[in-house]
RNA sequence: ACAUCCCAUCCGGGAGAGACCACCGGGCAGCCAGUCCGGGGGCGCCGAAGGAGCAAUCACCCCAGAAUCUCUCAGGCAAACGAACCGGUCGGGACAG
Numbered sequence: 001a002c003a004u005c006c007c008a009u010c011c012g013g014g015a016g017a018g019a020c021c022a023c024c025g026g027g028c029a030g031c032c033a034g035u036c037c038g039g040g041g042g043c044g045c046c047g048a049a050g051g052a053g054c055a056a057u058c059a060c061c062c063c064a065g066a067a068u069c070u071c072u073c074a075g076g077c078a079a080a081c082g083a084a085c086c087g088g089u090c091g092g093g094a095c096a097g
Stems, first nucleotide, its partner, number of pairs: 002097001004094004010088004018043001020042002023039006044077003050073001051071003057064001
């Protein structure tokens, strides 16, 4: 100095599913109507934050046991943001040659 792996920074890519219903609070407005933002509720839905479950196997009593599989607690269902994961970047660490 180089391969691999782990952690973290930044950049790029990054799916699915009602801009549903009624209610409440707030902003604009003299009031109403209207419109915008937010909140929980109802019904319907999604699977890629997080979480939970398991086959082989191990153990042979219990336990343990992966995923983009399954569940949907949580989360989400215009765009934006975020997002598992992928690529790059900077820094730190582990290990072998």
Molecule: Glycine riboswitch aptamer
Organism: Actinomycetota bacterium